The RNA shown here (small-subunit ribosomal RNA) has 1394 nucleotides and comes from an uncultured bacterium. The RNAcentral record of the sequence draws on Greengenes. Rfam family: Bacterial small subunit ribosomal RNA. Rfam links the family to the GO terms structural constituent of ribosome and ribosome. Its mean pLDDT, the model's own confidence on a scale to 100, is 84.
RNA sequence: CCCUUAGAGUUUGAUCCUGGCUCAGGACGAACGCUGGCGGCGUGCUUAAUACAUGCAAGUCGAACGAUGAAAUUCUGACGGAGACUUCGGUCAACUGAGGGAUGGAUUAGUGGCGGACGGGUGAGUAACGCGUGAGUAACCUGCCUUUCAGAGUGGAAUAACAUUUGGAAACGAAUGGUAAUACCGCAUAACGUCACGGGAUCGCAUGAUUCUGUGACCAAAGGAGCAAUCCGCUGAAAGAUGGACUCGCGUCCGAUUAGCUAGUUGGAGAGGUAACGGCUCCCCAAGGCGACGAUCGGUAGCCGGACUGAGAGGUUGAACGGCCACAUUGGGACUGAGACACGGUCCAAACUCCUACGGGAGGCAGCAGUGGGGAAUAUUGCACAAUGGGCGAAAGCCUGAUGCAGCAACGCCGCGUGAAGGAUGAAGGCCUUCGGGUCGUAAACUUCUGUCCUUGGGGAAGAAGAACUGACGGUACCCUUGGAGGAAGCCCCGGCUAACUACGUGCCAGCAGCCGCGGUAAUACGUAGGGGGCAAGCGUUAUCCGGAAUUAUUGGGCGUAAAGCGUGCGUAGGUGGUUCUUUAAGCGCAGGGUUUAAGGCAAUGGCCCAACCAUUGUUCGCCCUGCGAACUGGAGGACUUGAGUGCAGGAGAGGAAAGCGGAAUUCCUAGUGUAGCGGUGAAACGCGUAGAUAUUAGGAGGAACACCAGUGGCGAAGGCGGCUUGCUGGACGAUAACUGACGCUGAGGCGCGAAAGCGUGGGGAGCAAACAGGAUUAGAUACCCUGGUAGUCCACGCUGUAAACGAUGAAUACUAGGUGUGGGAGGACUGACCCCUUCCGUGCCGCAGUUAACACAAUAAGUAUUCCACCUGGGGAGUACGACCGCAAGGUUGAAACUCAAAGGAAUUGACGGGGGCCCGCACAAGCAGUGGAUUAUGUGGUUUAAUUCGACGCAACGCGAAGAACCUCACCAGGGUUUGACAUCCAACUAACGAAGUAGAGAUACAUUAGGUGCCCUUCGGGGAAAGUUGAGACAGGUGGUGCAUGGUUGUCGUCAGCUCGUGUCGUGAGAUGUUGGGUUAAGUCCCGCAACGAGCGCAACCCCUAUUGUUAGUUGCUACGCAAGAGCACUCUAGCGAGACUGCCGUUGACAAAACGGAGGAAGGCGGGGACGACGUCAAAUCAUCAUGCCCCUUAUAUCCUGGGCUACACACGUAAUACAAUGGUGGUUAACAGAGGGAAGCAAUACAGCGAUGUGGAGCAAAUCCCUAAAAGCCAUCUCAGUUCGGAUUGCAGGCUGCAACUCGCCUGCAUGAAGCUGGAAUUGCUAGUAAUCGCGGAUCAGCAUGCCGCGGUGAAUACGUUCCCGGGCCUUGCACUCACCGCCCGUCA
Repeated sequence: CCCUUAGAGUUUGAUCCUGGCUCAGGACGAACGCUGGCGGCGUGCUUAAUACAUGCAAGUCGAACGAUGAAAUUCUGACGGAGACUUCGGUCAACUGAGGGAUGGAUUAGUGGCGGACGGGUGAGUAACGCGUGAGUAACCUGCCUUUCAGAGUGGAAUAACAUUUGGAAACGAAUGGUAAUACCGCAUAACGUCACGGGAUCGCAUGAUUCUGUGACCAAAGGAGCAAUCCGCUGAAAGAUGGACUCGCGUCCGAUUAGCUAGUUGGAGAGGUAACGGCUCCCCAAGGCGACGAUCGGUAGCCGGACUGAGAGGUUGAACGGCCACAUUGGGACUGAGACACGGUCCAAACUCCUACGGGAGGCAGCAGUGGGGAAUAUUGCACAAUGGGCGAAAGCCUGAUGCAGCAACGCCGCGUGAAGGAUGAAGGCCUUCGGGUCGUAAACUUCUGUCCUUGGGGAAGAAGAACUGACGGUACCCUUGGAGGAAGCCCCGGCUAACUACGUGCCAGCAGCCGCGGUAAUACGUAGGGGGCAAGCGUUAUCCGGAAUUAUUGGGCGUAAAGCGUGCGUAGGUGGUUCUUUAAGCGCAGGGUUUAAGGCAAUGGCCCAACCAUUGUUCGCCCUGCGAACUGGAGGACUUGAGUGCAGGAGAGGAAAGCGGAAUUCCUAGUGUAGCGGUGAAACGCGUAGAUAUUAGGAGGAACACCAGUGGCGAAGGCGGCUUGCUGGACGAUAACUGACGCUGAGGCGCGAAAGCGUGGGGAGCAAACAGGAUUAGAUACCCUGGUAGUCCACGCUGUAAACGAUGAAUACUAGGUGUGGGAGGACUGACCCCUUCCGUGCCGCAGUUAACACAAUAAGUAUUCCACCUGGGGAGUACGACCGCAAGGUUGAAACUCAAAGGAAUUGACGGGGGCCCGCACAAGCAGUGGAUUAUGUGGUUUAAUUCGACGCAACGCGAAGAACCUCACCAGGGUUUGACAUCCAACUAACGAAGUAGAGAUACAUUAGGUGCCCUUCGGGGAAAGUUGAGACAGGUGGUGCAUGGUUGUCGUCAGCUCGUGUCGUGAGAUGUUGGGUUAAGUCCCGCAACGAGCGCAACCCCUAUUGUUAGUUGCUACGCAAGAGCACUCUAGCGAGACUGCCGUUGACAAAACGGAGGAAGGCGGGGACGACGUCAAAUCAUCAUGCCCCUUAUAUCCUGGGCUACACACGUAAUACAAUGGUGGUUAACAGAGGGAAGCAAUACAGCGAUGUGGAGCAAAUCCCUAAAAGCCAUCUCAGUUCGGAUUGCAGGCUGCAACUCGCCUGCAUGAAGCUGGAAUUGCUAGUAAUCGCGGAUCAGCAUGCCGCGGUGAAUACGUUCCCGGGCCUUGCACUCACCGCCCGUCA
């Protein structure tokens, strides 16, 4: 200077923290699923280093050699012979050309040379000088290539090939004869070569090296081509280059549940061997060598440049390309050669495969293609040597599965396309819908264009160097042109993380799922569709790696309670270390040099149209060498005293270990006194005791422990230490400043100490007391309680080595506000032992800063820093298994994994809960009264039954509840009979007034037939039209007491008329939250007062409302009456109903805090809320109700709708709830017709007087729409009688006769009279209501209703008892405490079994 760092979900009711799990990113030699237009550049058996058919992948040189000797040329030329001539005897003869010679040189098996050690493949082995990096070789080699010097004279013997014979199936040989060379050998020559012996010089860290010089010895050679020049070879030597060999420093995975390894091992002198050093090998000698800085052993692995990821540090990886190494079926060996212990050489062994005449032989794809097999998975038995490169050759050239190309595969990266512009009636269609519309959507259609890719035809490269010839790719790239939007879009996702939502189907099923989790009838989470989001020729999934993960933390974490401080000390190695001076230069800093192959990365520029890709230039890390610097660390030397230690003089202490002594108590023994119990418990029993216990007195024995003092007092490293005395002994502290002079700190291993229990040997044994026995308790009680009781506890010696061995807090040093106790010392001041002040060491509490997740810690740190050690890395499995070590054993130390879960955990918060605590209240208990539970009946419920016994309600808070009234109706249930646009509503069309009576069939609904009567409203152009109504028809629709109260509204119950429930602002806390609302009093009350980091406010409480108790005033009719009655009059009284007054702790006293308030009193009709009602906070119970009503969704639609008849809801072995009536004398019956209420109701009604009936009731009808008339009579009361009995109690049940209502009383109503006369003699366990005009008791009225009440809702009459009190039961309120509960104790959770 430049670049650079992201989080989220999931533990909880909520919070903060710890901590794991999971996700979003990138990558890939990939695979799988769905889909698939083109091109460029790359890549393509990761598995079986498994087995391989077939073809090819290493040959070349005839200018080294013998042999062979093709084509071609040439010479000769047999046989034949067209044709010509002919004397017919024959002659000439083109042509054909056998055979032979020469030239020529193709071809090559063999000898010989060079190359097959390169190129190509693979990663099995290897933890190694194998690799990387940097040095070294004075300890080495190097064919071909380059340079230089010198040389090549003269001889010889063989042997393949070949020929003949011969063995064998073959592979392959054997014998004899015979031949050449650049094959082989001898002699000569020879140094700047080698060796031996001398002499000098120079250099090096050393062994030594180099060089000059002298003498002696030894060692070479090959030719070929060419007319020739010359060229190519050959031999010796010296250099170079290239390639190799060896050595060393540093680096290079995991395991210590691998701690000891090693005999050629380590070293020496010598010898052999090697290109060369070396135990490389051998003889001898010595006994060494390696290892906690990890040897040896085991596991895994080719290493690197690099690649992926990451902010980086790192982590992972080693495909492709490049370097090195190793290997070539497995194992071993050498030969040849410059080079190999040799992929396509050889020998041996093994396995496997093949051939065989069974005697023997052949083979090695981890070369390129290809095949089988394995596997989730990986390509053509292609073209060419045109280019680049390699081998041979003088060259032409030959060979080259190296290489260049093509083919296959979306396997990867990069680029392009699948059209562009316009186009609203927002088409059709799909989907959704609140039915209005919205959305797909300018999307399409349609119009106008374009032509990339594609297609038709034509042209057509660069790559070729080097003048020409030469191109596999390839008629390819590219260019021009034709055609026409034509041929080219999918995949995943849409609950949160995470961009994107609706409908239908399904109904804890089918399924989804990366984590949390979704699905049990309204699923944005499953499946489908529409729509949307993302990416795109791809998209998803899976596997793996890095990241996020500061979740192994060097950068960059922790350890009081979350995982984590060894039980504690001494101390080895190691780490680390006070002040000062000098020196050194290892660390450190600066500069220079070497190296760091190329490719890659980064930057710039350039080339393919761009990009990917490629090229050029620059740059980058590490290591080594040299020089310089000297602050810090280290090394060396000197000095110092403050760290540390020593000395001198003191006081404190349950410090340790040994010996001795003491008193109290328990138990036992002996003796005495004494008598029936003792002991023990919640209560008991076992036990002891008349054989004399317990109790008490005296004496004795024995063991163990040491009251008071005694104290968050002392000492010790910890464990731990307590009567007294004595000797021995360790440590700390204060004071002093004489001595040493950093001697210190920490401390892996190691070595000691180490409670209790336990073990071994020997003692001892009083008390206590595991085990064990007995007794209790209990469902059981292998426990808790009791009676006994053995090991043990005690001592000596040894072992064990662990504890919540805790301050759950390692050791050391320094620093950082205070206050207040206490133990030990010293100093000052003081008359003074006291008190006070200062200071050091220890031990506590409170508290600031700071720290902490919080709790808390806070000079005795958990603060601020430094040093060292131990330990931790999610929960469970598990401190387990295996192994090792220790132990007599018990056991201890060290210490995993498979598998499994998405949490486990810490601290704090709100609530709920507790057989926790404190305070308080309530008919909650207690004190009382009356009941229920027993009987009969009524009624409801369960159960059972039934064709149906419709449905709902189920602890309190269902059960005389919905139902304020089921004979039909109601009605929802059952049986049977009917109807289907419907019994009811709206819309459309047609017709008609509507309405309405009698008849027949039928159980009726209904059907059939017939019409007697009847003629409405508005407008009118008088034709008609309209409204309303009816009938018929079609479809939209009606209808549902069908489902879901867990989809809902509304309403209601309950806690509970309990006193609570919250908010705003402020403050405190990281936060959930807290405060307020807690505290002291007080109240019925969060009522009020006081205090207070709170101040205010809201919903509740109270009050306001109604009734009632007193009174004033006003008004008075139907009410009332001071008038003898009536009328009349009046409104005083009673009463009625409007408006007022009155009660407020207002007054007095006492108490209280000077408050709020409480207690007592006065006055008052009423006194402290006067009595009663309405009124029910935030919320709880998925409380109740879809059957009051309303309503979403689902379901039925000739039926789950609707109509009718009959039945049922009333059943009846039984069980429960709620009531009525009783069991009797506080009573029954009769009489008295004598007295006194309140509140209601009345027109399809209440009904008087009167009459009939024993009565229910009937006849009849005055009066009254009511302060007027009626219901209406109140009843308990009083008097008489009965005399304790199943009765003159009780009235069930049943029979007969009647009455009433009603279409109808059989199933199934109520009432009356006569007769009948059941159970029942006060009720087990248990349980309910009630605190005053209350309980109890007595009657009266009303709603519902045709009729039907023992129920319900009201009304008045008579009218008690008791409350000491809050221990207990139940419910509730406030505060506090604990908590592993929060679905909240009906919780959570453990074990066993299935």